[in-house]
RNA sequence: GGAGCAGGACAAAUGGCCGCUGUUCUAUGCGCUGCAUAGAAGGGAGGAAAGUCCGGGCUCCGCAGGGCAGGAUGCUGGGUAACGCCCAGUCCCGGCAACGGGAAGGAAAGUGCCACAGAAAAUAUACCGCCUACUCAGGUGCUCAAUACACCUGGGCAGGUAAGGGUGAAAAGGCGAGGUAAGAGCUCACCGCUCCGGUGGCGACAUCGGAGGCACGGCAAACCCCAUCCGGAGCAAGACCGAAUAGAAGGACGUUUGAGGGCUGCCCGUCCGAGUCCUUGGGUAGGUCGCUUGAUCCCGUCAGCAAUGGCGGGGCUAGAUGAAUGGCCAUUACCCCGUAUUGGGUGACCGAUAGGGGGGACAGAACCCGGCUUACGUCCUGCUCCGACA
RNA sequence: UGGGGCGUCGCCAAGCGGUAAGGCACGGGGUUUUGAUCCCCGCAUUCGGAGGUUCGAAUCCUCCCGCCCCAUCCA
Numbered sequence: 001g002g003a004g005c006a007g008g009a010c011a012a013a014u015g016g017c018c019g020c021u022g023u024u025c026u027a028u029g030c031g032c033u034g035c036a037u038a039g040a041a042g043g044g045a046g047g048a049a050a051g052u053c054c055g056g057g058c059u060c061c062g063c064a065g066g067g068c069a070g071g072a073u074g075c076u077g078g079g080u081a082a083c084g085c086c087c088a089g090u091c092c093c094g095g096c097a098a099c100g101g102g103a104a105g106g107a108a109a110g111u112g113c114c115a116c117a118g119a120a121a122a123u124a125u126a127c128c129g130c131c132u133a134c135u136c137a138g139g140u141g142c143u144c145a146a147u148a149c150a151c152c153u154g155g156g157c158a159g160g161u162a163a164g165g166g167u168g169a170a171a172a173g174g175c176g177a178g179g180u181a182a183g184a185g186c187u188c189a190c191c192g193c194u195c196c197g198g199u200g201g202c203g204a205c206a207u208c209g210g211a212g213g214c215a216c217g218g219c220a221a222a223c224c225c226c227a228u229c230c231g232g233a234g235c236a237a238g239a240c241c242g243a244a245u246a247g248a249a250g251g252a253c254g255u256u257u258g259a260g261g262g263c264u265g266c267c268c269g270u271c272c273g274a275g276u277c278c279u280u281g282g283g284u285a286g287g288u289c290g291c292u293u294g295a296u297c298c299c300g301u302c303a304g305c306a307a308u309g310g311c312g313g314g315g316c317u318a319g320a321u322g323a324a325u326g327g328c329c330a331u332u333a334c335c336c337c338g339u340a341u342u343g344g345g346u347g348a349c350c351g352a353u354a355g356g357g358g359g360g361a362c363a364g365a366a367c368c369c370g371g372c373u374u375a376c377g378u379c380c381u382g383c384u385c386c387g388a389c390a
Numbered sequence: 391u392g393g394g395g396c397g398u399c400g401c402c403a404a405g406c407g408g409u410a411a412g413g414c415a416c417g418g419g420g421u422u423u424u425g426a427u428c429c430c431c432g433c434a435u436u437c438g439g440a441g442g443u444u445c446g447a448a449u450c451c452u453c454c455c456g457c458c459c460c461a462u463c464c465a
Base pairs, nucleotide, nucleotide: 001386002385003384004383005382006381007380008379009378010377012332013331014330015329016328017327018326020044021043023041024040025039026038027037028036029035030034046362050373051372053371054370055369056368057367058234059233060232061231065268066267067266068265070230071229072228073227074226075089076088077087078086079085090104091102092101093100094099105225106224110223111222112219113218114217127165128164129161130160131159132158134156135155136154137153138152139151140150141149173191174190176188177187178186192214193212194211195210196209197208198207199206200205238289239288240287241286248280249279250278251277252276253275260272261271262270263269282464283463296315297314298313299312300311301310302309303308334359335358336357337356339354340353341352342351343350344349391461392460393459394458395457396456397455400414401413402412408445416432417431418430419429420428438454439453440452441451442450
């Protein structure tokens, strides 16, 4: 210098002027627990406020019992209010490395699928090939001919075989040697696999030794099985005050022979129960609470490898509701582009100063938290590999 | 703000693990004196985008993008 990996920080600052929206105080007015106006002080978006993908708080449903169905998660240990999140590890995969990734239980419980090609796609099987027996035909040999016999070639039929060829994403352990008619875990060594035992570890697992000739193709982001967890709805939840009317019309079902509703989608069970549901029409488009003090933030310390937790001290940090948090100017800092002067270097080029112009990403709270994911600018730190020089 | 659904050619759409039917429209040709009708042929390098599972993905899973629907009170 180039390429890359991991982690962290910031989200320009200050001043002036003009606004917006809450809070507090003061003054004035009024129809005075308040409202309006004026003034002052002080507060006012984010790391993702986003997607709404998970988990929880909170609120209501008559506290939610049993069964079925459904959904989610899925190596081990830990953290947490909880999680599909986080931390530490195991195994596998990727990368030369720093490091990164993994929906990583079960395919010897069952069902299903594996197109095309191929003999065969899972109770194994046999297209070519190899080997054996029988048989037929032809040829050669035994001085000639026939028969017999031997050998060779080709066909048929019966059997053996799975080494080789060929197909496929995948072919019934791999590879070498022995063995055999040819072959084959048929036998043996090594590797893999299964089972048993020892040692280490809380554990996933690692490692060592022994036994077995191999029984077990792949797919569970196919149904499913196993283990664990899950009641439903959501701040338009819900509570209260006020205003207004046609608290209306039509239809369906029903009043103890129980319509309908709540508790979970269904059933059982249980509770309420005289009204309920649908369609059409009418009215109001106001206010208060919920609402921001909370699994909260900062500092210190202790425990822990860490995530995180305990203890002590300190702080209060948006609460809007068609929805505020903004605009302009100046200066400084940062980045970029020309210009001028100038320093170093043979040079490409690297700086310094002055002055001018331009730029600052992604994006806007809506009940609140913990995560994940996605969008995005700049800077810093540590580490790895490659090249050059000393 | 909360809840739910959809995306396949220019338009309407089928397919839901085995390599994208069909209709309209469009383009070319034929028939006709010409036009319409009718007949024949063509028209999706890939299913909104990216990644993953799988031998194989429009289809299964995850994350984004776009579009649509429902939900105030009296009640």
Description
Two RNAs folded together computationally: RNase P RNA and transfer RNA, 465 nucleotides in total. Rfam match: Bacterial RNase P class A. By type it is a ribozyme. Rfam links the family to the GO terms dimeric ribonuclease P complex, ribonuclease P activity and tRNA processing. The coordinates come from a structure-prediction model, not an experiment, and the mean pLDDT is 76.